A computed fold for a 113-nucleotide RNA from an uncultured Chlorobiales bacterium, annotated as TPP riboswitch aptamer (THI element).
The sequence was found by an Rfam model in a public genome assembly.
RNA sequence: UGAUUCAUCUGGGGGUGCUUUGCUUCAGUGCGCUGAAUCCGGCAAAGCUGAGAUCAGACCCUUACAACUUGAUGCAGGUAAUGCUGACGCAAGGAAAGAUGGAGCACGCGCCU
Numbered sequence: 001u002g003a004u005u006c007a008u009c010u011g012g013g014g015g016u017g018c019u020u021u022g023c024u025u026c027a028g029u030g031c032g033c034u035g036a037a038u039c040c041g042g043c044a045a046a047g048c049u050g051a052g053a054u055c056a057g058a059c060c061c062u063u064a065c066a067a068c069u070u071g072a073u074g075c076a077g078g079u080a081a082u083g084c085u086g087a088c089g090c091a092a093g094g095a096a097a098g099a100u101g102g103a104g105c106a107c108g109c110g111c112c113u
Stems, first nucleotide, its partner, number of pairs: 001106002004103007011062004017048008025036004068093003075086003
C1' cells in the first nucleotide's frame, strides 16, 4: 500500500403476528350481583415462535441467494392458533456509506544483523 475479516461510532433501511382469560356494551338491582349481548374494535395479563411481536433511547439489516416487502386470502407439512416449519428462492423489489480501531495475509520500500 492492497484486498479480506471483526468490532465500534455516525448516517440510512425494516418488522411488530397468533391464542386464551378478564375488562370495556345494554337492562334490572337489595350495589353483593343477575340477565342479555358477547360480531368488530380497544385496554390489561398470561401463553406460542422469534434477535425483535412497541419497557423502542430496544432489536435486526445496510449491497445482499433472505433485514424486510411483493407474489400470497397461494402450495406442502404441522399446530390450541398463527406470516410455526419447509418449498417457492442465485424469483421481482429492497437502505448504492462514511469514519475509527483490531487481526492475520499479500506486495513494496527503508534500516539493522